[in-house]
Context: one part of a larger RNA
RNA sequence: UUAGCACCUAGACGGGAAGACCCUGUGCUUCUUUACUAUAACCUUUUAUUGAAUUCUGGUUUUUCUUGUGUAGAAUAAGUGGGAGUUUUAUUUAUUUAUGAUUUAUCAUAAAUAAAUAAAGCGUCAGUGAAAUACCACUCUUGGUCUACUGGAAGUCUAACCUUAAUCUUAAGGAACAUUGAAUGGUGGGUAGUUUGACUGGGGUGGUCACCUCCUAAAGCGUAACGGAGGUGUACGAAGGUAAGUUCAAAUGGUUUAGAAACCCAUUUUUGAGUUUAAUGGCAUAAACUUGCUUGACUGUGAGAUAGACAUAUCUAGCAGGGACGAAAGUCGGUCAUAGUGAUCCGGGAGUACUUUGUGGAAAGGCUCUCGCUCAACGAAUCAAAGAAACGCCAGGGAUAACAGGCUAAUAACUCCCAAGAGUUCUUAUCGACGGAGUUGUUUGGCACCUCGAUGUUGAUUCAUUGCGUCCUGGGGGUGCAGAAGCUCCCAAGGGUUCGGCUGUUCGCCGAUUAAAGCAGUACGUGAGUUGAGUUCAGAACGUUGUGAAACAGUUCGGUUCCUAUCUAGUGUUAA
Numbered sequence: 001u002u003a004g005c006a007c008c009u010a011g012a013c014g015g016g017a018a019g020a021c022c023c024u025g026u027g028c029u030u031c032u033u034u035a036c037u038a039u040a041a042c043c044u045u046u047u048a049u050u051g052a053a054u055u056c057u058g059g060u061u062u063u064u065c066u067u068g069u070g071u072a073g074a075a076u077a078a079g080u081g082g083g084a085g086u087u088u089u090a091u092u093u094a095u096u097u098a099u100g101a102u103u104u105a106u107c108a109u110a111a112a113u114a115a116a117u118a119a120a121g122c123g124u125c126a127g128u129g130a131a132a133u134a135c136c137a138c139u140c141u142u143g144g145u146c147u148a149c150u151g152g153a154a155g156u157c158u159a160a161c162c163u164u165a166a167u168c169u170u171a172a173g174g175a176a177c178a179u180u181g182a183a184u185g186g187u188g189g190g191u192a193g194u195u196u197g198a199c200u201g202g203g204g205u206g207g208u209c210a211c212c213u214c215c216u217a218a219a220g221c222g223u224a225a226c227g228g229a230g231g232u233g234u235a236c237g238a239a240g241g242u243a244a245g246u247u248c249a250a251a252u253g254g255u256u257u258a259g260a261a262a263c264c265c266a267u268u269u270u271u272g273a274g275u276u277u278a279a280u281g282g283c284a285u286a287a288a289c290u291u292g293c294u295u296g297a298c299u300g301u302g303a304g305a306u307a308g309a310c311a312u313a314u315c316u317a318g319c320a321g322g323g324a325c326g327a328a329a330g331u332c333g334g335u336c337a338u339a340g341u342g343a344u345c346c347g348g349g350a351g352u353a354c355u356u357u358g359u360g361g362a363a364a365g366g367c368u369c370u371c372g373c374u375c376a377a378c379g380a381a382u383c384a385a386a387g388a389a390a391c392g393c394c395a396g397g398g399a400u401a402a403c404a405g406g407c408u409a410a411u412a413a414c415u416c417c418c419a420a421g422a423g424u425u426c427u428u429a430u431c432g433a434c435g436g437a438g439u440u441g442u443u444u445g446g447c448a449c450c451u452c453g454a455u456g457u458u459g460a461u462u463c464a465u466u467g468c469g470u471c472c473u474g475g476g477g478g479u480g481c482a483g484a485a486g487c488u489c490c491c492a493a494g495g496g497u498u499c500g501g502c503u504g505u506u507c508g509c510c511g512a513u514u515a516a517a518g519c520a521g522u523a524c525g526u527g528a529g530u531u532g533a534g535u536u537c538a539g540a541a542c543g544u545u546g547u548g549a550a551a552c553a554g555u556u557c558g559g560u561u562c563c564u565a566u567c568u569a570g571u572g573u574u575a576a
Stems, first nucleotide, its partner, number of pairs: 001576007010568003014563002022397004027393002029389004035194005041187003045183004051157002054154007064144002068140001075133001078139005085122017161174004197209003206226001210232006233378001235335002240294007248272001250268005274283002277340001279338003298321004304315004310379001323332003346372007354365002404451001405449001406447003410444001412440006421431002458533001459531003463525001464522005471496003474491006498512005539557004543552003
């Protein structure tokens, strides 16, 4: 060196299981509830099953009567309309009818109708009052009566129906109640179907989500971030239009009350004021301020442009109509400009007369104008929606967290520079403020680059190996080194670097020693070597939080640690 055999387990990000942690999915399941929407069940009411007679009490309607008080006025004026007469009595005449008498000519009585005369009452008139009376008609209101219809309540009955006696017949009891059907309004995690947003230097918590202004923005436009600052969800019939006119603010000086600031005068300044409101850009020729007259804060259009993926948004000459102001030229389709907002569906209002189902109409629809959304998660999934899961499941992700590695080095540790000062004096024996420059990759972090079809995670144990910024042992320099004992710096990694108590602990505190009881790296070395006390599944409890399901870098008891070694590396042995 090669080969065999026997071992060992450091590596092959070893094998095993499409990671259970974490995130994502307009995935799933189970559970909860004052999530949403249904629903079983229960309750209320009505109706059918469901019949009889009675009493009491309502409603509507018909007939007939009745009722009606402001003040003034004869006085208790219901309202409206018509209206100049009307009611009663007596007498006479005429006609008709009935009864009686009869000489059949008539007479008497009674009733009705008509006319005339006379008397009386009420009206008209007068007066009061908002309205005037007689008489007639209709209507309202109050109360009664009559007719018809229809409710409610209470007991009574028995024939439906129900109960009891195993069943039948029958009887008894209950009884139009109950039962059952239908409808109605409640209640309803008992049950069911579902929902429970996104952005995000992992996710959650917090914050944000549309629009306007500025910076970032790199001198065209545009331009991101959980970058830096602020505003908006209006206001105004004048704060709009037009014509004419005017100049603001501040400072200084002067001046009764009058003061830091009131009004007045002068000077300086030149836009510093003002402009409904944020900011920016404008605007003294004013877009600022005042006054007069007004409604263009118009109707129908619209060449042409700008921005935008689209949807849409913005600017706008001109034309027609009929106007406002102005002497006129002209200006005016809101406001100095840029925020003050919401698609579609559905529904309401006004107009139009386009369609209108055999025809004519209508209903309904269309078209024009307009109204109803913190649809604010503001390009708006539905008219309508919250949570838990450690009992969890699936699809995926190293597109994304926890371990380890990597990059970085704010933080950390260490070194150096400067040297105010402390050190009696004296910066540097020793210590060193305020500051400055680095090194290391050991702490806490940042980033999210390999790994989620798995890189097993604290501590202990066993076995180690490396560095040196050296704890001891060795050699030196300085000393505020007399000696002894120290302090500090330089060189040095050969060897060494304890045993116990408490705690899961690393660490730390304590006890006893020691020459000393070093600091770090090695996937916080080492689980295909061990352990499993902690952390970090399923059980259970306490405290706390939550309505609850449940939850808690809160606590507590309990809780399966797999692998027969192919290769590399290593050890022993045998042979060549």
Model confidence (mean pLDDT): 82 of 100.
Predicted 3D model of a 576-nucleotide part of an RNA (large-subunit ribosomal RNA, domain V) from Chloropicon mariensis.
It matches the Rfam family "Bacterial large subunit ribosomal RNA". Its family is annotated with ribosome and structural constituent of ribosome in the Gene Ontology.
It is recorded under the gene name rnl.